[in-house]
RNA sequence: GGGCGAUUAGCUCAGUUGGUAGAGCAACUUGUUUACACCAAGAAGGUCACAGGUUCGAGUCCUGUAUCGCCCA
Numbered sequence: 001g002g003g004c005g006a007u008u009a010g011c012u013c014a015g016u017u018g019g020u021a022g023a024g025c026a027a028c029u030u031g032u033u034u035a036c037a038c039c040a041a042g043a044a045g046g047u048c049a050c051a052g053g054u055u056c057g058a059g060u061c062c063u064g065u066a067u068c069g070c071c072c073a
Stems, first nucleotide, its partner, number of pairs: 001072007010025004019056001028042004049065005
């Protein structure tokens, strides 16, 4: 220098044919307990890496950029 893949909640990851962004774990609150843990219930937590484009509508499609990984030279 070239090619491919990944980027979504604190962490690990889903997200179908473009149509209201989700799960598990963690943390928080309440119950339970003398207390802690376990368990049960509840609530919270998001600039979908960044910028732009297409569209009535983009996590999803298109372009560029950034970071990480793999391969080739």

This is a predicted structure of a 73-nucleotide RNA (transfer RNA) from a Candidatus Adlerbacteria bacterium. Lineage of the source: Bacteria > Bacteria candidate phyla > Candidatus Adleribacteriota. It matches the Rfam family "tRNA".